[in-house]
Context: one part of a larger RNA
RNA sequence: CGUAGGAAUUUUGAGAGGAUUCUUCCUUAGUACGAGAGGACUUGGAAGGACUGACCUCUGGUGCACCAGUUGUCGCGCUAGCGGCACGGCUGGAUAGCUAUGUCGGGAAAGGAUAACCGCUGAAAGCAUCUAAGCGGGAAGCCCACCUCAAGAUUAGAAUUCCAUGUCUCAUUUGAGACGGGAGUCCCCUGGAAGACUACCAGGUUGAUAGGCCGGAAGUGUAAGGCGCGAAAUCGCUUCAGCUAACCGGUACUAACGGACGAUUGCUUGA
Numbered sequence: 001c002g003u004a005g006g007a008a009u010u011u012u013g014a015g016a017g018g019a020u021u022c023u024u025c026c027u028u029a030g031u032a033c034g035a036g037a038g039g040a041c042u043u044g045g046a047a048g049g050a051c052u053g054a055c056c057u058c059u060g061g062u063g064c065a066c067c068a069g070u071u072g073u074c075g076c077g078c079u080a081g082c083g084g085c086a087c088g089g090c091u092g093g094a095u096a097g098c099u100a101u102g103u104c105g106g107g108a109a110a111g112g113a114u115a116a117c118c119g120c121u122g123a124a125a126g127c128a129u130c131u132a133a134g135c136g137g138g139a140a141g142c143c144c145a146c147c148u149c150a151a152g153a154u155u156a157g158a159a160u161u162c163c164a165u166g167u168c169u170c171a172u173u174u175g176a177g178a179c180g181g182g183a184g185u186c187c188c189c190u191g192g193a194a195g196a197c198u199a200c201c202a203g204g205u206u207g208a209u210a211g212g213c214c215g216g217a218a219g220u221g222u223a224a225g226g227c228g229c230g231a232a233a234u235c236g237c238u239u240c241a242g243c244u245a246a247c248c249g250g251u252a253c254u255a256a257c258g259g260a261c262g263a264u265u266g267c268u269u270g271a
Stems, first nucleotide, its partner, number of pairs: 001152001005163007015149004021049006033038001051106005059100004066093005071086006111143002117137004166179005184261004188204005209255003212251005218244003225238004
């Protein structure tokens, strides 16, 4: 820009892509078959490999804004307590998120037309013949079926809902100008388990969108100070304390200010 008014939501599916894999075990059955050795077709069930999708409850990893321990040195006048630097100084843990080696799922079944092939009926050719007319069976393959995208599918589809054709001035016959209303949309802003950008999604005071604050979960592991025992190191009590990121809720305290666009027609047919 188009999809002959402007929008929002939900869709159909022309078409396209993906997947459609392999093995073992049990059973049928040591049966059919076979002198024996050996050893099935078929049926039902189970497990696994590789591949693949989703996810983080579990097992782990990471987790350089979390907690603790600890060495050297410097600083805060000293003690105590803290802080800086030394690979996050080193060490032990670890929330969210992201993850695999973790968890759950997938390949199926059914249908249609067929290939090789197997048949029925059956002439040409009194027989025979799956074929010439006609009718069946038959594959991991084909079309469906399963998953995803999909109306720029210009043949531009469908459904539902929403919006409106007002006022004034000039001309007053068609018309022109100004203003208002208007579904909704965008810019902008607060953000996001969305993201390269864009897009998408949640919100913008009629508000829980982010931050802060409060509570909880979870992590670390019993803070500082005080008191007590001891000569002291240390230890005990206060104290499952103190501190705490991304998690879950609550709460307008802070920040979501402000601005723009927007159909209101055309064509055709009939009276």